[in-house]
């Protein structure tokens, strides 16, 4: 670099779920029951390599749905996939002496902005130190040296993470792609290859610092909540709503009572029926892009057939607890041995990171010890 396991076994008390038998109380059309004690007894299932972080990507479910901005995300290529920011294969780049390892790998020739310190200057680039031509003084062993201007010069020197290609010959007063070869670059055009790209040829003295996990540009990609999502059943009580009765007003209806009938209206008291909701229960809930055994295809991520099992499902949340032996790490002592150590034996000590909550693919951390493979040095 990859991968695996992260104790076994046997006893004893418990939890939780399902499945069958039953007990007691209830309920009944007396056949029984789907109800209560979440009884009792047999059987069978019962955390992970990360169940974690919720970071990405789906399923599944309800809301929204015309269009467009903005705000976010991805960023070599081709595959893989149900879909990714995953993952393979390969390609460019930088690191390692190599097995490999790392890259937020589109674009700095649309704009904007930044670029600390050091530095003479950090971007329409610059002359501090040095080198050179000329001027004017001054010195002097006449060879020359020195100070001050005006100019050339970006090679040498210092500064810095970075100084407008690099190296070497020519060439210059010193110097410069100034010219020339050879690298680097920028165009073109050939060839390989699905492509990123790689290889020749030709041409261009060389223009354009670096920074885009800065702002931006370019191409893709995206509705929004989420399992407490949502379905469906639903009392008691208290409020609505319709229908009876039954009490009360009024009209028919009379010159006035009163009493009985039909209509109507209100209010009270009942009775029955509807719905809407809360408690409460049911689904969702675990059989799925599943697992494991063979094959095939492919470098590989995958992926196709055929066989086979059913592998936690609770709701404040079960999956534990003691004992025993064995195995593993390790301190001490003692013995053999071919004594760096191994190997027995006695006596002690120890044994990670951490726990499902709708699943499922990835990524990302956390992690005692232990085992296997390839491959470098």
């Nucleotide at each position: 670099g990859g991968c695996c396991g992260g104790a076994g076994c046997g006893g004893c008390c418990g939890c939780u779920c399902c499945g069958c038998g039953u007990g007691u109380c209830c309920c009944u059309u007396c056949g029984g029951g789907a109800g209560a004690c979440g009884g009792c007894g047999c059987g069978g299932g019962g955390a992970g390599g990360a169940a974690a972080g919720u970071c990405c990507g789906g399923a599944c479910u309800c809301c929204a749905c015309g269009g467009g901005u903005c705000a976010g995300g991805u960023g070599g290529u081709u595959g893989c996939u149900a879909a990714c920011g995953g993952c393979a294969a390969c390609c460019g780049g930088c690191c390692g002496u190599g097995a490999g390892g790392c890259c937020a790998g589109g674009g700095a020739a649309a704009g904007u902005g930044c670029c600390a310190c050091a530095g003479a200057a950090a971007a329409c680039a610059a002359a501090c130190c040095g080198c050179c031509u000329c001027g004017u003084c001054c010195c002097c062993u006449c060879g020359g040296g020195g100070a001050c201007g005006c100019g050339g010069u970006a090679a040498g020197g210092g500064u810095g993470a970075a100084a407008c290609g690099g190296u070497g010959c020519g060439g210059u007063a010193a110097g410069a792609g100034c010219g020339c070869a050879c690298c680097g670059c920028g165009g073109g055009c050939c060839u390989g290859g699905u492509g990123a790209c790689a290889g020749g040829c030709c041409u261009g003295g060389c223009a354009g610092g670096g920074u885009a996990a800065a702002c931006c540009c370019c191409a893709c990609c995206a509705g929004g909540a989420g399992g407490a999502a949502g379905a469906c059943c639903g009392a008691a009580u208290a409020g609505g709503a319709g229908a009876g009765g039954c009490u009360u007003g009024g009209c028919g209806a009379c010159g006035a009572c009163c009493c009985g009938c039909g209509c109507c209206g209100u209010g009270g008291c009942u009775u029955c029926u509807c719905g809407g909701g809360u408690a409460g229960g049911u689904c969702g809930u675990u059989c799925g892009a599943g697992g494991c055994c063979g094959g095939g295809u492919g470098c590989g991520a995958a992926u196709c057939c055929g066989g086979u099992c059913c592998c936690a499902g609770a709701g404040a949340a079960a999956u534990g607890g003691c004992c025993g032996c064995u195995g593993c790490c390790u301190g001490c002592c003692g013995a053999u041995c071919c004594c760096a150590g191994a190997u027995c034996g006695g006596c002690g000590g120890g044994g990670c990171c951490a726990g499902a909550a709708u699943c499922c693919g990835g990524c990302u951390u956390a992690c005692a010890c232990g085992g296997c493979c390839a491959c470098u040095c």